[in-house]
The part of an RNA shown here (small-subunit ribosomal RNA, 5' domain) has 528 nucleotides and comes from an uncultured bacterium. Its mean pLDDT, the model's own confidence on a scale to 100, is 82.
Context: one part of a larger RNA
């Protein structure tokens, strides 16, 4: 010179875009981040509504509208955090066979018929609590058996094995039913089995990027082989026997540091340094360890086990884990609000309305950075006053000030203030087309409802120059001097070096240089 998640000093007007714990993966008060679905159930605690009962409080009843809590199904494995670990089970790039797949999409084959229980809830107990226990009823798309098997699975090729579940809207001859309804028909959503795909996952091969030999030998399931296990799946993955191998100065092993990568910063390149925001893998979840459930996890807001730390406790016992958003302590030079909406994009659930979303969308805060704007524009010499120098003649500050003429962005004040998705109903009208607009060949309407951001952004009008300038340095190297005060003092200082009575070097003032192409300007750290 160029950067930068930057602090510090003096200083500060407006706006746009971004960014904002780099320390202690330290410990965390409260809220709040995962729920949904009554069109899978049984049912009804609260609310509302219908009935009754009384004078009233109030009781009774009805699942009517919904629905707490529970059975049951999806999701909770994504979204979000951090970077402790990890020099390779990581990463990036090309490639491989011996695999798995819930919702999606494609076409096929079914969905018959039984059964026993269980929460809920009652009714008795026990406990501080947390939560438990006995007995009883009872649902279902919860669980189990039959029955069928195109097709799948297994094979001795003869055959064997294995599946399903309902709901909800319509509809009218007959049948059934005291009625609701059911059978029946249809239309949807769904449930079972394999087969194709699509994303998405596990697994594996080569290459490649760090340092230290003051680290030289290293392995025993270790290197191969046969056999069984075992996994979705190759594999010492495991076991049992058998060989004795396998790695390595082309740097094993061991040690230090380290998440990797697109990229990011400097550089004319080639290197060199860094990986913060964004965006892809990966690893972790108080610290170690296991596994359960499941299409998937060995699971950040699941579970068991040990530990450390907090907490309650009636001492018998229980409870927690912010590296999610916010906020608190503490460390630090340092790093932000205990905010608003789901209106938009995404996501979960649900036929949908919808309900949930600290994911996202906004919005506070901070000159952190980078952008743009502005602190007025023209005139205008008595060179005013006052300030500093001075050979006292004068010079400088300086058109700079005031004066006069304008203009009014940004602030200020007042008024006005749109557009925009998705989604549904209904009517008309003609072809396509179905998209919210434009846009394509010509027209296109009316109704209802919707926006955190916001009465924001924009805009119209008023008044008033009116409210808006600093910081650093001026010996050389480096663009910029002189007066006073100080006297090896007190200070400066990046190097050289100033200062002991005339300091253009310390301080202060005047004036001047430089950036501020008028909100920064110097310092310090850090990179090339």
């Nucleotide at each position: 010179g160029a950067u930068u998640g930057a602090a510090c000093g003096c200083u500060g007007g407006c706006g746009g875009c971004a960014u904002g714990c780099c320390u202690u993966a330290c410990a965390c008060a409260u809220g709040c981040a995962a729920g949904u679905c009554g069109a899978a159930c049984g049912g009804c605690a609260g609310c509302g509504c219908g009935g009754g009962a009384g004078c009233a409080a109030u009781c009774c009843u009805g699942g009517c509208g919904g629905c707490g809590a529970g059975u049951g199904g999806c999701g909770a494995a994504c979204g979000g955090g951090u970077g402790a670990g990890u020099a390779a089970u990581a990463c990036a790039u090309c490639g491989g066979a011996a695999c798995g797949u819930g919702c999606c999409c494609a076409a096929u084959c079914g969905u018959g018929g039984g059964g026993g229980a269980u929460a809920a809830c009652g009714u008795a107990g026990c406990g501080a609590a947390a939560g438990c226990u006995a007995c009883g009823c009872u649902a279902a798309u919860a669980c189990c058996g039959c029955a069928u098997a195109a097709g799948a699975u297994c094979u001795a090729c003869g055959g064997a094995u294995g599946a399903a579940a309902g709901c909800g809207g319509g509809g009218g001859a007959u049948u059934c039913g005291c009625a609701a309804g059911a059978a029946c028909c249809u239309c949807g959503c769904g449930c079972g089995a394999g087969u194709g795909g699509a994303g998405c996952g596990g697994c594996u091969g080569a290459u490649g990027g760090c340092a230290g030999a003051u680290u030289a030998g290293g392995u025993a399931g270790u290197u191969g082989g046969u056999g069984a296990g075992g996994u979705a799946a190759a594999g010492g993955c495991u076991c049992a026997c058998c060989a004795a191998g396998c790695c390595u100065u082309c740097g094993a092993u061991c040690u230090g540091u380290a998440g990797c990568u697109g990229g990011u910063c400097u550089g004319a390149g080639a290197g060199g340094a860094c990986g913060a925001c964004c965006a892809g893998c990966c690893a972790c979840a108080c610290u170690g360890g296991g596994a359960c459930u499941g299409a998937g996890a060995c699971a950040c807001g699941g579970u068991c086990c040990a530990g450390a730390c907090u907490c309650c406790u009636a001492c018998g016992g229980g409870a927690g884990g912010c590296a999610g958003c916010a906020g608190u302590g503490g460390g630090g030079a340092a790093u932000u609000u205990u905010g608003g909406a789901c209106a938009a994009u995404g996501g979960g659930c649900g036929a949908a309305a919808g309900c949930c979303u600290g994911a996202u969308c906004c919005a506070g805060c901070c000159a952190u950075u980078c952008c743009g704007c502005g602190u007025g524009a023209g005139u205008g010499a008595a060179g005013a006053a006052g300030g500093c120098c001075u050979u006292c003649g004068g010079g400088u500050u300086g058109u700079a000030a005031a004066g006069c003429u304008c203009u009014u962005u940004c602030g200020c004040a007042a008024g006005a203030g749109a557009a925009g998705a998705a989604a549904g109903a209904u009517u008309a009208u003609u072809u396509u087309u179905u998209a919210a607009u434009a846009g394509a060949a010509g027209a296109u309407g009316a109704u209802u409802a919707u926006g955190a951001c916001g009465g924001u952004a924009u805009c119209u009008u008023g008044a008033u120059a009116a409210g808006a300038a600093g910081c650093a340095c001026c010996g050389g190297c480096u663009a910029a001097c002189u007066a006073c005060g100080u006297g090896c003092c007190a200070g400066c200082a990046g190097c050289c070096g100033c200062g002991g009575u005339a300091a253009u070097a310390c301080g202060u003032a005047g004036g001047g240089u430089g950036c501020g192409g008028a909100g920064g300007c110097g310092u310090u750290a850090a990179u090339c």